[in-house]
Molecule: Bacterial RNase P class A
Organism: Halobacteriovoraceae bacterium
RNA sequence: UGAGACAGGAUAGAUUACCGCCGGCACCCCUUAAAAGGUGCGGGAGGAAAGUCCGGACACCCUAUGGCAGCGUAGCGGGUAAUGCCCGUCCACCGCAAGGUGAGGACAAGUGGAACAGAGACGAGCCAGUUAAGUCUGGAUGAAACGGCUAAACUCUACGUGGUGCAAGCUCAAAUAGGCCUAUGUUUUACGACGGCCAGUCGGAAUAGGCGGGUAGAGCGCUUGAGCCAGGGAGCAAUCCUUGGCCUAGAAGAAUGGUAAUCCACGACAGAAUCCGGCUUACAUCUAGUUCUCAACUU
Numbered sequence: 001u002g003a004g005a006c007a008g009g010a011u012a013g014a015u016u017a018c019c020g021c022c023g024g025c026a027c028c029c030c031u032u033a034a035a036a037g038g039u040g041c042g043g044g045a046g047g048a049a050a051g052u053c054c055g056g057a058c059a060c061c062c063u064a065u066g067g068c069a070g071c072g073u074a075g076c077g078g079g080u081a082a083u084g085c086c087c088g089u090c091c092a093c094c095g096c097a098a099g100g101u102g103a104g105g106a107c108a109a110g111u112g113g114a115a116c117a118g119a120g121a122c123g124a125g126c127c128a129g130u131u132a133a134g135u136c137u138g139g140a141u142g143a144a145a146c147g148g149c150u151a152a153a154c155u156c157u158a159c160g161u162g163g164u165g166c167a168a169g170c171u172c173a174a175a176u177a178g179g180c181c182u183a184u185g186u187u188u189u190a191c192g193a194c195g196g197c198c199a200g201u202c203g204g205a206a207u208a209g210g211c212g213g214g215u216a217g218a219g220c221g222c223u224u225g226a227g228c229c230a231g232g233g234a235g236c237a238a239u240c241c242u243u244g245g246c247c248u249a250g251a252a253g254a255a256u257g258g259u260a261a262u263c264c265a266c267g268a269c270a271g272a273a274u275c276c277g278g279c280u281u282a283c284a285u286c287u288a289g290u291u292c293u294c295a296a297c298u299u
Stems, first nucleotide, its partner, number of pairs: 001295004005290002008287003013263007021044002024041005046269001050280002053278005058165004070161005075089005090104001091102004105156002110154002112150002123146001126139004169220004179211006188204001191203004227246008264267001
């Protein structure tokens, strides 16, 4: 100098001003108390919010225990709430190397499979020579020639494994129509209609109160969490322990936007919906690396 290998970080338009939207806190006003209204303060999408592919938390349903079936996993050890994830390591394969990849238990039992080549391929036999005798020796081919191979073949072994998902689910709770209980009434009686009232006429088996389930509706679940940042310690590492600090969206026809000015690198993939840990996929631009590898050259 060139070609590689491995690992990160930031992320999109930025800043300012004004006007909005969602939710939080404090105060004011009003009120029995709230709500509504007003003012102020600070918060408001991602590294993948995505695919919904794994693993959990949580909720309800099921469930004595054990076994079978089904499904999943598969060297060995470690990490973790857990995993099919992550770390270390052995082995195999690929690469000159840094390094990468791995569906890496078992042909012991039963069943199945073996293209091409080869005389003959899973059944035992075949060919050539040889011998008393399939008795002995050899055999090009092929992964394999008679004893083996193959489990991203059935299978066996070990271990694991209940179902449904926040529209889970929990609480409060109208109207109407059923249900139940109590009281009154039920052979022209209560009651109702017509009527100002009485009479009369007609209708006539329910009426009143209470309880309960459930619907509309409202609230909770809902964001303080296996949380984030910084320091110290243990460990090869994944990760764990510890000290201090921080609070950082929570909607429900669903907020996260609009206008103007200035600036540049002229802006990718993409939009939360119960919450976490992974994996996978998409992606413009910026940026910090490694006692890393190989090649060529110079001193």